[in-house]
RNA sequence: ACUCGACUAGGCGAGUAUAAACAGCGUUUAGGCCUAGUGCGGUUCAAUUCCAUUCCUAAAAUGGAAUUGAACAUACGC
Numbered sequence: 001a002c003u004c005g006a007c008u009a010g011g012c013g014a015g016u017a018u019a020a021a022c023a024g025c026g027u028u029u030a031g032g033c034c035u036a037g038u039g040c041g042g043u044u045c046a047a048u049u050c051c052a053u054u055c056c057u058a059a060a061a062u063g064g065a066a067u068u069g070a071a072c073a074u075a076c077g078c
Stems, first nucleotide, its partner, number of pairs: 001016005006038006024078004032040001042072013
């Protein structure tokens, strides 16, 4: 100097062409290194679509995945 830890700013830390992590200590949380904001990732509820199972005239029910809307957006101690 550059790159990286969701993004921006400020920090903290690591690496050297790579994009990862043990990031003061311990535990905890689905919740990402920290703070503020964002709400990318995540959680809850509802609706729609697709697949599978039970059933099998069919409907309905259950589970999984995707999309949309609303709300929430780790915590405690040292």

The RNA shown here (Pistol ribozyme) has 78 nucleotides. RNAcentral holds the sequence, with entries from ZWD. Rfam family: Pistol ribozyme. The literature on the family includes a 2015 paper in Nat Chem Biol by Weinberg et al., "New classes of self-cleaving ribozymes revealed by comparative genomics analysis".